The RNA shown here (small-subunit ribosomal RNA) has 1388 nucleotides and comes from a metagenome. The RNAcentral record of the sequence draws on SILVA. The coordinates come from a structure-prediction model, not an experiment, and the mean pLDDT is 84. Its Rfam family is "Bacterial small subunit ribosomal RNA".

[in-house]
RNA sequence: GCUUGAGAAAAGGUAGCAAUAUCUUAGUAAAGCGGCGUACGGGUGAGUAACACGUGGGUAUCCACCUCUUAGUGGGGAAUAACUUUGGGAAACCGAAGCUAAUACCGCAUAAGUCCGAGAGGAGAAAGCAGCAAUGCGCUGAGAGAGGAGCCCGCGGCCGAUUAGCUAGUUGGUGAGGUAAUGGCUCACCAAGGCAACGAUCGGUAGCCGGCCUGAGAGGGCACACGGCCACACUGGCACUGAAACACGGGCCAGACUCCUACGGGAGGCAGCAGUGGGGAAUCUUGCACAAUGGGCGAAAGCCUGAUGCAGCGACGCCGCGUGGAUGAUGAAGCCCUUCGGGGUGUAAAGUCCUUUCGGCAGGAACGAUAAUGACGGUACCUGCAGAAGAAGCUGCGGCUAACUACGUGCCAGCAGCCGCGGUAAUACGUAGGCAGCAAGCGUUGUUCGGAAUUACUGGGCGUAAAGAGUAUGUAGGUGGUGUCCUAAGUUUGGUGUGAAAUCUCCUGGCUCAACUGGGAGGGUGCGCCGAAAACUGGGAUGCUUGAGUGUGGGAGAGGAAAGCGGAAUUCCUGGUGUAGCGGUGAAAUGCGUAGAUAUCAGGAGGAACACCUGUGGUGUAGACGGCUUUCUGGACCAUAACUGACACUGAGAUACGAAAGCGUGGGUAGCAAACAGGAUUAGAUACCCUGGUAGUCCACGCCCUAAACGAUGCACACUUGGUGUGAGCCAUUCACUUGGUUCGUGCCGAAGCUAACGCGUUAAGUGUGCCGCCUGGGGAGUACGGUCGCAAGGCUGAAACUCAAAGGAAUUGACGGGGGCCCGCACAAGCGGUGGAGCAUGUGGUUUAAUUCGAUGAUACGCGAGGAACCUUACCGGGGCUUGAAAGGCGCCCGACAGUCCCUGAAAGGGGAUUUUCUUCGGACGGGCGCCUAGGUGCUGCAUGGCUGUCGUCAGCUCGUGCCGUGAGGUGUUGGGUUAAGUCCCGCAACGAGCGCAACCCCUACUGUCAGUUGCUAACAGGUAAUGCUGAGGACUCUGGCGGAACUGCCCGUGCAAACGGAGAGGAAGGCGGGGACGACGUCAAGUCAUCACGGCCCUUAUGUCCCGGGCUACACACGUGCUACAAUGGCGCAUACAGAGGGCAGCCACCACGCGAGUGGGAGCGAAUCCUUAAAGUGCGUCUCAGUUCGGAUCGGAGUCUGCAACUCGACUCCGUGAAGCCGGAAUCGCUAGUAAUCGCGCAUCAGCCAUGGCGCGGUGAAUACGUUCCCGGGCCUUGUACACACCGCCCGUCAAGCCAUGGAAGCCGGAAGCGCCUGAAGUCCGUAACCGCAAGGAGCGGCCCAGGGCGAAAUCGGUAACUGGGGCUAAGUCGUAACAAGGUA
Repeated sequence: GCUUGAGAAAAGGUAGCAAUAUCUUAGUAAAGCGGCGUACGGGUGAGUAACACGUGGGUAUCCACCUCUUAGUGGGGAAUAACUUUGGGAAACCGAAGCUAAUACCGCAUAAGUCCGAGAGGAGAAAGCAGCAAUGCGCUGAGAGAGGAGCCCGCGGCCGAUUAGCUAGUUGGUGAGGUAAUGGCUCACCAAGGCAACGAUCGGUAGCCGGCCUGAGAGGGCACACGGCCACACUGGCACUGAAACACGGGCCAGACUCCUACGGGAGGCAGCAGUGGGGAAUCUUGCACAAUGGGCGAAAGCCUGAUGCAGCGACGCCGCGUGGAUGAUGAAGCCCUUCGGGGUGUAAAGUCCUUUCGGCAGGAACGAUAAUGACGGUACCUGCAGAAGAAGCUGCGGCUAACUACGUGCCAGCAGCCGCGGUAAUACGUAGGCAGCAAGCGUUGUUCGGAAUUACUGGGCGUAAAGAGUAUGUAGGUGGUGUCCUAAGUUUGGUGUGAAAUCUCCUGGCUCAACUGGGAGGGUGCGCCGAAAACUGGGAUGCUUGAGUGUGGGAGAGGAAAGCGGAAUUCCUGGUGUAGCGGUGAAAUGCGUAGAUAUCAGGAGGAACACCUGUGGUGUAGACGGCUUUCUGGACCAUAACUGACACUGAGAUACGAAAGCGUGGGUAGCAAACAGGAUUAGAUACCCUGGUAGUCCACGCCCUAAACGAUGCACACUUGGUGUGAGCCAUUCACUUGGUUCGUGCCGAAGCUAACGCGUUAAGUGUGCCGCCUGGGGAGUACGGUCGCAAGGCUGAAACUCAAAGGAAUUGACGGGGGCCCGCACAAGCGGUGGAGCAUGUGGUUUAAUUCGAUGAUACGCGAGGAACCUUACCGGGGCUUGAAAGGCGCCCGACAGUCCCUGAAAGGGGAUUUUCUUCGGACGGGCGCCUAGGUGCUGCAUGGCUGUCGUCAGCUCGUGCCGUGAGGUGUUGGGUUAAGUCCCGCAACGAGCGCAACCCCUACUGUCAGUUGCUAACAGGUAAUGCUGAGGACUCUGGCGGAACUGCCCGUGCAAACGGAGAGGAAGGCGGGGACGACGUCAAGUCAUCACGGCCCUUAUGUCCCGGGCUACACACGUGCUACAAUGGCGCAUACAGAGGGCAGCCACCACGCGAGUGGGAGCGAAUCCUUAAAGUGCGUCUCAGUUCGGAUCGGAGUCUGCAACUCGACUCCGUGAAGCCGGAAUCGCUAGUAAUCGCGCAUCAGCCAUGGCGCGGUGAAUACGUUCCCGGGCCUUGUACACACCGCCCGUCAAGCCAUGGAAGCCGGAAGCGCCUGAAGUCCGUAACCGCAAGGAGCGGCCCAGGGCGAAAUCGGUAACUGGGGCUAAGUCGUAACAAGGUA
């Protein structure tokens, strides 16, 4: 724009009583034809490694709507939907007949410009509608613009080479088709190309960018929101329409899924907005509005718009604000800690005086819209009212890292980011108090960057920490001497275009501020274009000679290959001589030998290797190369300066060579010798040692291709102080291969410098340049899988899961060594005497027991604590008692008794009863009872401690200050040369000094002087006795004990620098520390002791305290330690007889006398002690015994006694008589002692009533032997060396096996994925072809063909899952077997 026609409803009006009619609504809504839109906007990131994206260019193109310009808009025709009639179907829907309009459809006319054509010429348009009209909106052709789209190109941005070759429409051409347009885009023909180590192909992963996070930057990570581009719309394919699609809310087909169904057939696609289910650690409302902004259509009114604007939910993020402010000390209460005094929470609270943001209630009220329209919204904002009122948590407090105490727990429970906490005093667990941090949040988890210079472009390394290829030749590549000219690619520079907006930075404005947001500027490290410059790099041209090479002349050499030759030695064979062994080892044996070995002589055979020369000497790229001669041959070096003229350096791939072992084929085989055999060794010995012995070692040819293939050091060039050897040349020089110079090699020491240090140091690991290779924590693992090479063995390439918090380098201090050097010690050796055997004593273990109390346990426990267990002690056991207690202190109250004595009971303690009764200043003292505070504990922890002690060890060491050296740990001093008992002293020295130790000072002893002289002494004098210092007397002597002296290598000799040592001498009492003691450095052993004592913590409180009786500590199959006595004649017994010292003594020592065989008893003097008491024995003399289980030995047992004591049964000592055991000198092994010592002999003392004392501590008597010496055993000191040890060798540590757990490889098979290839089939659909059918025609239907999604079949390759079984790997407090490595690791 159109439809001959048909055509609502609600609501309202009018008429009517009402039903209803009628008018408006309205020819509207609705239906249909037509136009425009639906290719925008919105969503998502599956696919995509690509011109998809980014950036900068290009053009063989197109474009509806919009703007401008220009030329037109004439005249016809045939249909068709709606509609009517009708058929089918469950439905979706489909069909037949008939009618009709248009800006729907088709011709005709015209053609400015357009298109085709070389040209002539040809082709090709349109639509009208509204209005009375003016006019408006349209339509057609063409040109231009804006904006948009298509296509092409340069450059840029992921991983894997265990993906290395890919490609047939593939690459190009000609022609055609197709498209809006270029083009293998498609087709026919022709050619054989194209891509790839600058990574093709394949596999894996992924939307790209502006940007976001981080970072000083360079980078690294990311791709959510916002913006640009791309891709997709259930999965796959296809086209139609259209300006544009191969189209999210269009179509067709195939497939999967869901739904409906009458089973015939149909319907569907939220990766639009809400919403649902599922999955998940996890992600919102089925809201309001088109008011604004924007979009579509329309002339407009307007309609549509889950775009958008708003609201809701979520501390998810960013920002702002509040939860109150001021005052308030008897520093309240509560809680926590405490040294019990106090301190903390803390002005915090309460109380008093204020304020009102946010929130609450009430009122007003916008901008967004300058006029109409407001979802937000009665919202922001403003005003008023009430009242501190409604509003604080989370994490942490061992270090990193801000912040500490108590209790609980006891390697448990638990914590933990890393280191690491927890096993009875946990700032680390849990809780509390306090404190610290952040705060409407806090903490955890995950993730990214940073720190991390820990992938190093900026900005790392490779001798030993990970890392230089075994060596060379050389391709690509990278890099490259010097002069001149040209160029302008790189480079530098000026201008210009672009680098969207947002983001970022700066300035500035708007919300009260901020977050947020508006405006302006900058930045955007990039790319394009136009110029300029010409130093450097590149390119072109032309030169040069110093790099490099050639030539000429020389000398050196185990350089290589081949052929020949030689002597020594081993073995074998033959013969001779000769006889019983040889051989071998730590020692042996196997083996060989009387069939004659070994030994020896002569002759012969054969193989392999080449002594001396031989040298950190030579040569070679490395591996490697060694008798002599000849032939062939490579390289380096020196001299010369004739030639070329940058020809060079390095070198991914590639190629060649490449010790030994090994492999293949064929030879050879003397010696040696894996495997193997035998003999030894050993717990074993599949080893080390021995006897044999085969591959192999040798040769030829062919493989293998690895080594601690090492200088653990890639190649080349340049530069940077020196010294000293050595090999080869040349020059000069000298009497002289004599000296000097120079070049190339090869060593050592060292400057600067470098290095973590060690070390390197012109032969760099120094300073630079070029190129290559390689490294990125340890293990798993140089393994698995794949590939490739190989005959095999195996090589090259080369991961991951999992697991650990280390692995490693260099150096330091120690410790250790079956490393070294020096030195010492009764350490060994040399000696003497013991232990281990016997009996007994004593201690311990074990066992036993009601209990046998506890502790000590290699040395450094075991005659130890204990220097006195019958009761007591006593701690243990049994039984009987007590509970403020057996002992101590304080307070309050009460009593004057308690105690004592006596009686009863009892084993005693205890209980019951009777009796007597103190002083007083009246406070109390004293004693008791009750109550309170408190006591008590030999209960635990010596690994919470003090103190004390043992031991290394009386060993000679251990340290400090300052200085110096070193990055540092640390060193030096303290080491070295001597010397000593000694870190003692001397000398030297980057050390100089000092301290604790050593020594000395102290005590005893040895000599002496002096003083003193009783209780000691007695020479002289005197007296006396049987005798005696007995007495007077004396100080001479002895002695006693005070003070002194003396000894110091001082003197002499020798050695030596000295220190000192040696010898002897002199002198001396004593000689080189005279002898002995006391004295024990820094430290070690978590050594010992809570049972001496003290003490922290824990535990018990009518008992783990305390009292009493009895028992036990004394047991007894056994084992060990320490002792005593013996085994006898150096002795036993008997008789006689001589000589000490040091101690002790009053509840004592006890003379003397008597009695007793004796122990002892009864008397009894002296002495608190140089006064009294206390026998010395061995010895000596004489006698006897005569070698035996005795005249040895004395255990055991029987009997009788004495003494102590309350009491000798368990359980004392002693005496007498009798008895008379084992034992005849002690296996393996082991202890002490170096001189007045060992050995031997007795005496005394402590403890103590007595004594189990043979023990311990002292004292004297007699009185030896031996020491060559430091090899060995043990311990120690100093220096040095190695170390994988540091809990320090009683260390560390390896592998199999066994057990558990974990991940992983292989594997018959089974299951699945993705992709390619071949064949078969092949929907929809475009295109092509086409006689029958339809249509007036254009054309269509149908049919055929090409292509093709999907499907089927097949063979092969590939990825993943799973799997009987199997392989190794990793991890796991205390399993088994050995001991491989670390020291010379016991065989380097």